[in-house]
A computed fold for a 73-nucleotide RNA from Chrysochromulina tobinii, annotated as transfer RNA. RNAcentral records the identical sequence in 2 taxa. It is recorded under the gene name tRNA-Ala. Its Rfam family is "tRNA". Its family is annotated with triplet codon-amino acid adaptor activity in the Gene Ontology. The family's RNA type in Rfam is transfer RNA. The coordinates come from a structure-prediction model, not an experiment, and the mean pLDDT is 80. Lineage of the source: Eukaryota > Haptophyta > Prymnesiophyceae > Chrysochromulinaceae > Chrysochromulina. The sequence is in RNAcentral, with records from ENA and Rfam.
RNA sequence: GGGAAUAUGACUCAAUUGGUAGAGUGUUUGCUUUGCACGUAAAAAGUUGUUGGUUCAAAUCCAACUAUUUCCA
Numbered sequence: 001g002g003g004a005a006u007a008u009g010a011c012u013c014a015a016u017u018g019g020u021a022g023a024g025u026g027u028u029u030g031c032u033u034u035g036c037a038c039g040u041a042a043a044a045a046g047u048u049g050u051u052g053g054u055u056c057a058a059a060u061c062c063a064a065c066u067a068u069u070u071c072c073a
Stems, first nucleotide, its partner, number of pairs: 001072007010025004019056001027043005049065005
């Protein structure tokens, strides 16, 4: 210098090829216990890496950029 992959709650990952984003772990609260753990019920926490474009509608399609990983030279 050229190519490819990845980026989604605090963490690890989904989302059936455009139709309004979920799960597990963790955190908080209640119940349970003499107390803790386990169990159980509920809650909070996301501008889907950034900016723009297409569309009635974008995590999903297109372009550029950023970060990380990787291949070639």